RNAcentral holds the full RNA, with entries from SILVA. Large-subunit ribosomal RNA, domain II from a metagenome, 687 nucleotides, folded computationally. The coordinates come from a structure-prediction model, not an experiment, and the mean pLDDT is 85. Its Rfam family is "Bacterial large subunit ribosomal RNA". Its family is annotated with structural constituent of ribosome and ribosome in the Gene Ontology.
Context: one part of a larger RNA
RNA sequence: GCCUGUGAGUUACGAUAGCGAGCGAGGUUAAGGCAUGGGAGUGCCGGAGCCGGAGGGAAACCGAGUCUUAAUAGGGCGAGUUAGUUCGUUAUCGUAGACCCGAAGCCAGGUGAUCUUAUUACGGCCAGGCUGAAGCUCAGGUAACACUGAGUGGAGGGCCGAACUCUAGUGUGAUGAAAGACGCAGGGAUGAGCUGUGAUAAGGGGUGAAAGGCUAAACAAACCUGGAAAUAGCUGGCACUCCCCGAAAUGCCUUGAGGGACAGCCUCAUACGCCUAUCAUGGAGGUAGAGCACUGUUUGGACUAGGGGUCUUCACCGGCUACCAAACCCAGGCAAACUGCGAAUGCCGUGACAGAAGGUAUGGGAGUGAGACGGCGGGCGAUAAAGUUCGUCGUCGAGAGGGGAACAGCCCGGACCGACAGCUAAGGUCCCUAAAUGCCGCUGAGUGUGAAAUGAGGUGCUAUUGCGAAGACAGCCAGGAGGUUGGCUUAGAAGCAGCAAUUCCUUAAAAGAGUGCGUAACAGCUCACUGGUCGAGCAAUGGUGCGCAGAAAAUGUAACGGGGCUAAGCGGUAUACCGAAGCUUCGGAUUCUAUGUAUAAAGCAUAGGAUGGUAGGGGAGCAUUCCAUGGACCGCAGAAGGUACACUGAGAGGUGUGCUGGAGGGGAUGGAAGAGAGAAUGCAGGU
Numbered sequence: 001g002c003c004u005g006u007g008a009g010u011u012a013c014g015a016u017a018g019c020g021a022g023c024g025a026g027g028u029u030a031a032g033g034c035a036u037g038g039g040a041g042u043g044c045c046g047g048a049g050c051c052g053g054a055g056g057g058a059a060a061c062c063g064a065g066u067c068u069u070a071a072u073a074g075g076g077c078g079a080g081u082u083a084g085u086u087c088g089u090u091a092u093c094g095u096a097g098a099c100c101c102g103a104a105g106c107c108a109g110g111u112g113a114u115c116u117u118a119u120u121a122c123g124g125c126c127a128g129g130c131u132g133a134a135g136c137u138c139a140g141g142u143a144a145c146a147c148u149g150a151g152u153g154g155a156g157g158g159c160c161g162a163a164c165u166c167u168a169g170u171g172u173g174a175u176g177a178a179a180g181a182c183g184c185a186g187g188g189a190u191g192a193g194c195u196g197u198g199a200u201a202a203g204g205g206g207u208g209a210a211a212g213g214c215u216a217a218a219c220a221a222a223c224c225u226g227g228a229a230a231u232a233g234c235u236g237g238c239a240c241u242c243c244c245c246g247a248a249a250u251g252c253c254u255u256g257a258g259g260g261a262c263a264g265c266c267u268c269a270u271a272c273g274c275c276u277a278u279c280a281u282g283g284a285g286g287u288a289g290a291g292c293a294c295u296g297u298u299u300g301g302a303c304u305a306g307g308g309g310u311c312u313u314c315a316c317c318g319g320c321u322a323c324c325a326a327a328c329c330c331a332g333g334c335a336a337a338c339u340g341c342g343a344a345u346g347c348c349g350u351g352a353c354a355g356a357a358g359g360u361a362u363g364g365g366a367g368u369g370a371g372a373c374g375g376c377g378g379g380c381g382a383u384a385a386a387g388u389u390c391g392u393c394g395u396c397g398a399g400a401g402g403g404g405a406a407c408a409g410c411c412c413g414g415a416c417c418g419a420c421a422g423c424u425a426a427g428g429u430c431c432c433u434a435a436a437u438g439c440c441g442c443u444g445a446g447u448g449u450g451a452a453a454u455g456a457g458g459u460g461c462u463a464u465u466g467c468g469a470a471g472a473c474a475g476c477c478a479g480g481a482g483g484u485u486g487g488c489u490u491a492g493a494a495g496c497a498g499c500a501a502u503u504c505c506u507u508a509a510a511a512g513a514g515u516g517c518g519u520a521a522c523a524g525c526u527c528a529c530u531g532g533u534c535g536a537g538c539a540a541u542g543g544u545g546c547g548c549a550g551a552a553a554a555u556g557u558a559a560c561g562g563g564g565c566u567a568a569g570c571g572g573u574a575u576a577c578c579g580a581a582g583c584u585u586c587g588g589a590u591u592c593u594a595u596g597u598a599u600a601a602a603g604c605a606u607a608g609g610a611u612g613g614u615a616g617g618g619g620a621g622c623a624u625u626c627c628a629u630g631g632a633c634c635g636c637a638g639a640a641g642g643u644a645c646a647c648u649g650a651g652a653g654g655u656g657u658g659c660u661g662g663a664g665g666g667g668a669u670g671g672a673a674g675a676g677a678g679a680a681u682g683c684a685g686g687u
Base pairs, nucleotide, nucleotide: 001687002686003685004684005683006682011096012095013094014093015092016091017090018089019088020087021086022085023084026051027050028049032045033044034043035042036041055062056061065077066076067075068074099237100236102234106227107226108225109224110223111222117201118200119199120198121197122196123195124194125193126191128160129159130158131156135152136151137150138149139148140147164188165187166186169184170183171182172181203219205215206214207213240621241620242619243618244617245616250263251262253260254259264368265367266365267364268363269362270361271360272359274358275355276354278352279351280350281349282348283347289341290339291338295335296334297333298332299331300330301329304325306324307323308321309320310319311318371396372395373394374393375392376391377390378389379388380387401412402411403410416588417587418586419585421584422583423582427578428577429576430563431562432561436575438573439572440571441570442569448565454549455548458546459545460544461543462542463541464540465539466538467537475533476532477531478530479529481506482505483504487499488498512527516525517524589611590610591609592608593607594606595605596604597603622676624673625672626671627670628669629668633665634664641660642659643658644657645656646655647654648653
């Protein structure tokens, strides 16, 4: 892991409601007793007590009233408007372990020092080697000591190193040989040494050369038993079928935030017939927008207080001002906390029309109270986030199907069942892949198939202005002059360093006191401008469609799903077709409403509607074990069980036959439950 078995809303007593039954202004007995005896009961007593029949008041008390009060006033609660009660059953709640399993822990009484810590009594052990303290002896030495030398001696938490003991390092081991070992190298090895046996100290206690260590292989409070099924607002699990309806992830409060109470939203019963959409009509309102009288803010101008600067003056007064600037005026803006304006929607009322869901109240039962994304309107944030927080609508949640390559929340569309029938939606129609290799334009970038500011004689369409057969535009040929080297400045300044300008005049077809290059300055080249040649369009500026550049990333093309495509890209247009569980057709099921039949219900017929579904509410059933009717019935001519088929029911299931098996089984109607298994890191066994 698998298989088989086992495994979770029970029981008692109360409460509330529904249903069933009895009696009914009443209903009912409890303990206990008597009688009786197939089922350990049944029948009969027993009225204590309880509920109801009257309320009001704190109470005395009064009473269809009563309380408050001075009150015959007003007001409060009542009556008037009367149905209860007992038993059974179902649902839920309460008290109990209360659906089941699960803590870490707390407390009590005991058991442990054969492990280990410390102490204690009595014992045991430490090869060999090295070093050579004190003291002593002798000799030297001294006045005597001191001192020196030689020897002797054998001290030491001394040295090296076995036994013994320890484990800082490292390798192996890691379902180990071992629930702590083995190898290598290592520390101590006469000491605070190691070790044997006995004894002593214990659970908030011991012991501890102190690590929260150790206290019998898990110690920041041992183990065993008990309180005990502790508690668990937490996690997990909770077993057959079909039918109807069907949520919530919000508000308020909460030592509250992953839990609750009340409300909201769901369901069931009863009652009422309330209700909703559309249209019409009557209303309230200050949002979008707009506006600037108000509150603020703001640009330019005009005007002008005040201030700054400056001049004058001893000072004052006063003058000037390219500075700052209130108020007023003109023109122009901005605002969630501005409004002399002001929608669309939405909301409230009334009426008409329509009827499909629906609505309200009372009572029983819930679940939910982590929501997610998308569109629109806002706040926060950075007009960031698959961000966060509100409002509103949608989808998912609880929704399958088709599209979107794949993809809860996007687009289409809501799956009762069956069909090898048809039509469509979104989206598509070259191949993968069902259906058009349609038509007219655009794009030439593989743009399509990722991106901005910005840049560009890419290209299509369009508009305006100007020039042009009296010859435009481009090219080519020729001219492009004189006063003059204009004035100033300057070493020089001559069209062309720079400055100023009233940038003039002449000759001309035309020619600037000069567009650029150039020179030290001149020179030189060139342009504007003009003529000729040529012979038909040219130039400039907008708008708009599609393209271009801007454009660098990490495994591998990898920014169309792929192939591939010049359309099979983009825009427009027309007709076909494909395409879903949508719609239609045919057959069937359940349910609701209406009508008919029918004594009511149940049933039958017709017509119309409905039948996705998590939490959850309601309804109807199947199967298992046992009991009653019950001495019914089936069974060795083969029960249950097993196995393989067949038939049947909407399903849980049921029935039959063959083989196996070898002694019990079961229909119907009721009753009672140890009443249905795949999950709980479930439990036991097997493998």